[in-house]
Overview
Bacterial RNase P class A from an Oscillospiraceae bacterium, 341 nucleotides, folded computationally. Its mean pLDDT, the model's own confidence on a scale to 100, is 76. The source organism's lineage runs through Bacteria, Bacillati, Clostridia, Eubacteriales and Oscillospiraceae. The gene name in the source record is rnpB. Rfam family: Bacterial RNase P class A. From the family's description: Ribonuclease P (RNase P) is a ubiquitous endoribonuclease, found in archaea, bacteria and eukarya as well as chloroplasts and mitochondria.
């Protein structure tokens, strides 16, 4: 100097003028007996790293719920983290890259079924060509060829009639020992050779899992329904009381629209804070902080200047995760590889 991995940060700034939610206010102003409503002023505040997709996981509501099962679903290596996850972190085993690193749908094919086009003799108890033996019809074999994405563990030597894990060294896989590790595993030996793939095909196993969701849900509740009581009493008003007068049927239930909470937050709460412990996810200890809240939905315009000329995008019960969108810059660590000393 060129070429790449990881992780991380940002999401145009500075001001001015003016719109707009929402909060405050010993402030004017006005309605009102008040409680308090409106409106002016003036302060403060005022979307995002994904707010999105609604895919997981949960607070929180209601409803069902003896106990068990059956269908269904969802996950699937081994320790850990978190409230909790199917998420994260580490480590294993396969892939893959020269490497930093990066993929991984990672239980069970020896419980059962199914399935492997075409091509090939044969796709699981395979013999066409072929090889060996003889009494030429039988009998032993699978090196060889040739097909296939695969052909019955590979590959060399001995042996054999020919030939074969028959025998033996390597190398794959299996099993049992032993040994390291917390475990997935990992190296060593030793054994008998060896089981044909598919589970992103049905099925087995294990482990989990009631349902619906903030248009939940709870309160108020005119109209409407629906029950029960009365048909002249019973409520109420006048009135100190009685009578007497006049009004009205009364109670409960549910509960459309509509309103209020549910919701704006002491929280699984926030922070380029500090500290400890841990390789990491995280945790605990100190500090400090409370940070958007409409209900037809505010956070816009426009003006100077800087400037990489600015991308994906906009809140609606509320968190933790996962994915998708995303221009343009910034940092940190770290590989190859050139050149030069």
């Nucleotide at each position: 100097g060129g070429a790449g991995u990881g992780c991380g940060u940002c999401g145009a700034g500075u001001g001015g003028u003016u719109a707009c939610g929402c909060g405050c206010a010993a402030a004017c102003a006005u309605c009102g007996a008040a409680a308090g409503g409106u409106g002016u002023u003036g302060c403060g505040u005022g979307a995002g790293g994904a707010a999105a997709g609604u895919c997981c996981g949960a607070g929180c509501u209601c409803c069902a719920u003896a106990g068990a099962g059956c269908a269904g679903a969802a996950u699937a290596a081994c320790g850990g983290c978190u409230a909790a996850c199917g998420g994260c972190c580490g480590u294993c085993g396969g892939g893959g890259g020269c490497g930093a690193c990066c993929c991984u749908a990672g239980g069970g094919a020896a419980a059962g079924u199914g399935c492997g086009a075409c091509a090939g003799a044969a796709a699981g108890u395979a013999a066409c060509c072929g090889c060996c033996u003889u009494u030429u019809a039988a009998g032993g074999c699978a090196a060889g060829g040739g097909u296939g994405g695969a052909a019955a563990g590979g590959c060399g030597a001995g042996g054999u009639a020919a030939g074969a894990g028959c025998u033996c060294a390597c190398c794959a896989g299996u099993a049992u020992u032993u040994g390291g590790g917390a475990g997935a595993u990992c190296a060593a030996a030793u054994a008998g050779c060896u089981a044909c793939g598919u589970a992103a095909a049905c099925c087995c196993u294990a482990u989990u899992c009631g349902g619906a969701g903030c248009a939940a849900c709870a309160c108020c509740g005119u109209g409407g329904u629906g029950a029960a009581c009365a048909c002249a009493a019973a409520a109420g008003u006048c009135u100190g009381c009685u009578c007497g007068a006049c009004u009205u049927g009364u109670u409960c239930a549910u509960g459309g629209a509509g309103g209020u909470g549910g919701c704006a937050g002491u929280g699984a709460g926030c922070u380029c804070a500090a500290g400890u412990g841990g390789c990491a996810a995280c945790a605990c200890u100190u500090a400090g902080c409370c940070c958007a809240g409409a209900u037809a939905g505010a956070u816009g315009a426009u003006c100077a200047c800087u400037u990489u000329u600015a991308a994906c995008a906009g809140a609606a019960u509320u968190c933790g995760g996962c994915u998708u969108a995303c221009a343009a810059g910034c940092g940190c660590a770290c590989u190859c590889u050139u050149u030069u000393a």